[in-house]
RNA sequence: GCCGUCCUAGCUCAGUGGUAGAGCAUCGGUAUCGUAAACCGAGGGUCAUGGGUUCAAAUCCCAUGGACGGCU
Numbered sequence: 001g002c003c004g005u006c007c008u009a010g011c012u013c014a015g016u017g018g019u020a021g022a023g024c025a026u027c028g029g030u031a032u033c034g035u036a037a038a039c040c041g042a043g044g045g046u047c048a049u050g051g052g053u054u055c056a057a058a059u060c061c062c063a064u065g066g067a068c069g070g071c072u
Stems, first nucleotide, its partner, number of pairs: 001071007010024004018055001026042005048064005
């Protein structure tokens, strides 16, 4: 230099055009003599950034940035 994959909650990830979700973690509660485990609930998101397509974009297209891998 060229090519490819990826970027979504604190962490690991799902979601491939129509209300943004799960597990763990955090907080509250139940229970216990008490703690942990367990169970119930809650909060937490500019979907990397900017633009385009569309009635509608995390999702499709373009550019930029970042991470990883391959080729030379």
A computed fold for a 72-nucleotide RNA from a Candidatus Peribacteria bacterium, annotated as transfer RNA. Rfam family: tRNA. It is annotated as a transfer RNA.